[in-house]
The part of an RNA shown here (small-subunit ribosomal RNA, 5' domain) has 508 nucleotides and comes from an uncultured bacterium.
Context: one part of a larger RNA
RNA sequence: GGAUGAACGCUAGCGGCAGGCCUAAUACAUGCAAGUCGAACGGUUCGCAAGGACAGUGGCAAACGGGUGCGUAACGCGUAAGCAACCUGCCUCCUACUGGGGGAUAGCCCGGCGAAAGCUGGGGUAAACCCGCACGGUCCCGUUGACUCACCUGGGUUAACGGGUAAACAUUUAUGGGUAGGAGAGGGGCUUGCGUCUGAUUAGUUAGUUGGCAGGGUAACGGCCUACCAAGACGAUGAUCAGUAGGGGUUCUGAGAGGAUUGGCCCCCACAUGGGUACUGAGAUACGGACCCAACUCCUACGGGAGGCAGCAGUAGGGAAUAUUGGGCAAUGGACGGAAGUCUGACCCAGCCAUGCCGCGUGAAGGAUGAAGGCGCUCAGCGUUGUAAACUUCUUUUAUCUGGGAAGAAAAGUAUGCCUGCGGGCGUAUGUGACGGUACCAGAGGAAUAAGCACCGGCUAACUCCGUGCCAGCAGCCGCGGUAAUACGGAGGGUGCAAGCGUUGUCC
Numbered sequence: 001g002g003a004u005g006a007a008c009g010c011u012a013g014c015g016g017c018a019g020g021c022c023u024a025a026u027a028c029a030u031g032c033a034a035g036u037c038g039a040a041c042g043g044u045u046c047g048c049a050a051g052g053a054c055a056g057u058g059g060c061a062a063a064c065g066g067g068u069g070c071g072u073a074a075c076g077c078g079u080a081a082g083c084a085a086c087c088u089g090c091c092u093c094c095u096a097c098u099g100g101g102g103g104a105u106a107g108c109c110c111g112g113c114g115a116a117a118g119c120u121g122g123g124g125u126a127a128a129c130c131c132g133c134a135c136g137g138u139c140c141c142g143u144u145g146a147c148u149c150a151c152c153u154g155g156g157u158u159a160a161c162g163g164g165u166a167a168a169c170a171u172u173u174a175u176g177g178g179u180a181g182g183a184g185a186g187g188g189g190c191u192u193g194c195g196u197c198u199g200a201u202u203a204g205u206u207a208g209u210u211g212g213c214a215g216g217g218u219a220a221c222g223g224c225c226u227a228c229c230a231a232g233a234c235g236a237u238g239a240u241c242a243g244u245a246g247g248g249g250u251u252c253u254g255a256g257a258g259g260a261u262u263g264g265c266c267c268c269c270a271c272a273u274g275g276g277u278a279c280u281g282a283g284a285u286a287c288g289g290a291c292c293c294a295a296c297u298c299c300u301a302c303g304g305g306a307g308g309c310a311g312c313a314g315u316a317g318g319g320a321a322u323a324u325u326g327g328g329c330a331a332u333g334g335a336c337g338g339a340a341g342u343c344u345g346a347c348c349c350a351g352c353c354a355u356g357c358c359g360c361g362u363g364a365a366g367g368a369u370g371a372a373g374g375c376g377c378u379c380a381g382c383g384u385u386g387u388a389a390a391c392u393u394c395u396u397u398u399a400u401c402u403g404g405g406a407a408g409a410a411a412a413g414u415a416u417g418c419c420u421g422c423g424g425g426c427g428u429a430u431g432u433g434a435c436g437g438u439a440c441c442a443g444a445g446g447a448a449u450a451a452g453c454a455c456c457g458g459c460u461a462a463c464u465c466c467g468u469g470c471c472a473g474c475a476g477c478c479g480c481g482g483u484a485a486u487a488c489g490g491a492g493g494g495u496g497c498a499a500g501c502g503u504u505g506u507c508c
Stems, first nucleotide, its partner, number of pairs: 001508004006504005013360006019353002021318001026316003030313003035060003040057002043054004067271003076196008086188003091184008099133001101131003108123006139164011169176003197243003204234003209231004214226003246268004251260003273294005296307004324350001326349003332346001333344004363394004373385005400444005408435001413430007452497005457478003463492005473480002
């Protein structure tokens, strides 16, 4: 000098954009943050009907989105490859099919227990719920054969034999679904090379340890697990141990090399009170699911129960320090739905804060009796403050008031007409904005509504007077102060920045 998620002191007019618990991954009152579908199903209820509402069964979603950085020095991340060792709901394309039966159960009705949370007996009922059967096709597994492949204990194609395996219908009648298989897209799993902090005042470490064989398990390879066999494996190119730490894109600085950094935004990882476990599912070992143990909090009729803000607000605590218990689904995106639509603290907005960056303003021109006052001096006077003020003329950004007033929606949606390759397209009408009566525009009057902070011995731009007298004090370094202090305190003047200026912390 530059930078900062900054803090503190003094000061403060406006706008745009961005940022805002770095500390206690401490504890949390309250509200909201994940639902949706009646075009899967039977009911209850309102209604004359059309149709609506409600809980339940069922489907899809809840594994996304959002938060945090505890742990982790690791295939965690980055980069480059590989899987002839793998999975994949929804979406796109292709092929074939969607036959015929059976069963239970919630809701409901009748009871029982309990303070509650809730639990439970009997009866009866539906489905795209659950379970067999069947054709034929496909597929899977095993054995054998043939062809083919520069991945060869193998892969691909194909044939025969044996074994196994599927479905669900709905309605507004041409649509939506269902089953099996193939291909794709996107997503994920696994493996490997290289890179990835400090310490040797940590030198030896390791028994599922290293490898083999067999089996189990997995979507899949593998000591992933088990039995047996061998005795290996790693290490001064730093194993092991200890400390610290999420990684990267980036960001800051620097001429560069490099150093520092990981806050905002994006990608990956890990976690969801601490620890463990699996279930469901295409996908979780699941933040707002389940079970167990533990700590803590709450309710209780003392028998027993309930809870998890590192989601958005908010509270207490900690701290130098960090915001509203706001509005809206109008836009973008997501879930569900055929759609209308519903939900969405994602998101879009508004509020608070000079926290930062950027922009604007606090007036402009003229004006010498160089006014008064202040300060200084060699004091009848002069210098300086200073064109500064007064005064004259002008302007009106900003602020205030008055009036007009958006884009974001050429949307979407609805109705209707035409065309159509039946997916849809085009036209017309209607129609939706939280922000917001905001931005913006016009007008009105009036210089009116708006300047501070630090410094002035040298480094370092800027000097005198008074007070003090090694006192009081200053100070980044050198150093000032003991009677004329440009260094302390005040004043006048000056210098530098400016809605900021200084100080402190941290990095280059």